The prediction has a mean pLDDT of 82. Transfer RNA from a Candidatus Omnitrophota bacterium, 72 nucleotides, folded computationally.

C1' cells in the first nucleotide's frame, strides 16, 4: 500500500427488501417488604456518517470513517 471480516440501547444479541426496528442485561418508577434483595408491572433509550439502487433498505452497491484479521 492491497485484500477480507465487522459497525443496531450503557453492554451483549436479533430482525426471507416489506406492518409501529424485537429481546435479555443494566437504568428509571410503581407494587411488594420492617429495610433491602429477589419476584411482578410499567417506561426511557438504538440501525457509525454521506451518496445510490428500489414503491419501499437494518438489510443490496459505492465512498469516509472506527475495530479485528490476513499478505508486503
Nucleotide at each position: 500500500g492491497c485484500c477480507c471480516c465487522u459497525u443496531u440501547a450503557g453492554c451483549u444479541u436479533a430482525a426471507c427488501g416489506g406492518a409501529u426496528a424485537a429481546a435479555g442485561c443494566a437504568c428509571a418508577g410503581g407494587c411488594c417488604u420492617c429495610c433491602g434483595g429477589a419476584g411482578c408491572c410499567u417506561g426511557u433509550g438504538a440501525u457509525g456518517g454521506g451518496a445510490g439502487u428500489u414503491c419501499g433498505a437494518u438489510u443490496c452497491u459505492c465512498c469516509c470513517a472506527g475495530g479485528g484479521g490476513g499478505c508486503g

Rfam family: tRNA. Rfam classes the family as a transfer RNA. Rfam's curators write: Transfer RNA (tRNA) molecules are approximately 80 nucleotides in length. It was read from a public genome assembly.